Predicted 3D model of a 349-nucleotide part of an RNA (large-subunit ribosomal RNA, domain IV) from Corymbia citriodora subsp. variegata. Taxonomically the source falls in Corymbia citriodora (Eukaryota, Streptophyta, Mesangiospermae, Gunneridae).
[in-house]
Context: one part of a larger RNA
RNA sequence: CAAUCAUUAAGGAACUCGGCAAAUUGACUCCGUAACUUCGGGAUAAGGUGAGUCAUUUCUUUUAAUUAAUAUUAGAAGAAAGAGAAGGCAUAGAAUGAUGUUGUACGACUGUUUAAUUAAAACAAAGCACUUUGCGAAAGAUGUAAAAUCAAUGUAUUGAGUGUGAUUCCUGCCCUAUGUCGGCUGGCCAAAUUUCUUUUUUUAGUUGUAAGGCUAGAUUAGAAAGGAAUCCCCGAUCAAUGGCGGCCUUACCUAUGAGGGUCUUAAGGUAGCGGAAUACCUUGGCCGUUAAAUGCGGUCUUUGCAUGAAUGGACCAACGAUACAACAGCUGUCUCGAUGAUUGGCUCC
Numbered sequence: 001c002a003a004u005c006a007u008u009a010a011g012g013a014a015c016u017c018g019g020c021a022a023a024u025u026g027a028c029u030c031c032g033u034a035a036c037u038u039c040g041g042g043a044u045a046a047g048g049u050g051a052g053u054c055a056u057u058u059c060u061u062u063u064a065a066u067u068a069a070u071a072u073u074a075g076a077a078g079a080a081a082g083a084g085a086a087g088g089c090a091u092a093g094a095a096u097g098a099u100g101u102u103g104u105a106c107g108a109c110u111g112u113u114u115a116a117u118u119a120a121a122a123c124a125a126a127g128c129a130c131u132u133u134g135c136g137a138a139a140g141a142u143g144u145a146a147a148a149u150c151a152a153u154g155u156a157u158u159g160a161g162u163g164u165g166a167u168u169c170c171u172g173c174c175c176u177a178u179g180u181c182g183g184c185u186g187g188c189c190a191a192a193u194u195u196c197u198u199u200u201u202u203u204a205g206u207u208g209u210a211a212g213g214c215u216a217g218a219u220u221a222g223a224a225a226g227g228a229a230u231c232c233c234c235g236a237u238c239a240a241u242g243g244c245g246g247c248c249u250u251a252c253c254u255a256u257g258a259g260g261g262u263c264u265u266a267a268g269g270u271a272g273c274g275g276a277a278u279a280c281c282u283u284g285g286c287c288g289u290u291a292a293a294u295g296c297g298g299u300c301u302u303u304g305c306a307u308g309a310a311u312g313g314a315c316c317a318a319c320g321a322u323a324c325a326a327c328a329g330c331u332g333u334c335u336c337g338a339u340g341a342u343u344g345g346c347u348c349c
Base pairs, nucleotide, nucleotide: 001344002343003342004341005340006339007338008337010335011334014333019330028050030048031047036041038166053085054084056081057080058079059078060077061076062075063074064073065072099328100327101326102325103324104323105322106320107319111123112122127164128163129162130161131160132159140150141149142148168314169313170312172244173243174242177241178240179237180236181235182234183233186232187231193225194224195223196222197221201218202217203216204215205214206213207212245263246262247261248260249259272307273304284300285299286298287297288296289295
């Protein structure tokens, strides 16, 4: 000097990004216990009392002796009462063994997770909703996309997929676009198939001396007819993907704008919530908290740069090694250091 411990006057978070670390509390008995609440909780809430040993008194249970039986006598165990007593620095005599309270955000909860930098507000969850599945091959999944296997020795109160995420109160408007489902008198339209041809190549028969002609096919090309699904078209569907305006004007000061006009859209953001984990301007204005607050809580909202309803909205008891803020207690975190112990190091030792 370092590490690990122990103690510390006065103060008590002034330390610091932040009470990080440490300290306080602690088991038992009796008393007492708020708001709120899903009436279960909250709750060991909070906040207080007491304590060991011996003696005395009272009560309960019980054993032995005695008695015909109670009674009586002598003990044992336990509980309670009181200004009883002794000793000690100290009686929960050691060790072990919760700090508590308040507000807000998020997530309902218990649970799960990045083995070795993230335990959370992320995942899951019960609940809710939608879609799909009729089964001697369900849908879906695996599979040289074959058989087969799972689904399931199940059968729509089943199985599969998706979204949301307990409960409570709710979940507004829009089907133009994209998707899905359904319909279809129509439009577009593949192959097969049919018919035709002054199409190409060619076979058979027949006629002719020959060139050639005629008949029947095959093939190629072209034309017409025929023709399913898709697409166009018609409709439904948003707890499907998603979306949810502007300008002008107006009420007996001013301000505001219930109302009016106009452009425009598929519809123009409803109920709620709102400087929010979402607010740029911004350290928004006001109130509380502090001596002092870019913090925290409450409130305000024509103003929300860019809130908003299962991409869920709003509240919410309980819960949380979650995040932020505050209070009480507590302390070497600090003012500001000091002392001691053990181990290591330094040193020739």
Model confidence (mean pLDDT): 82 of 100.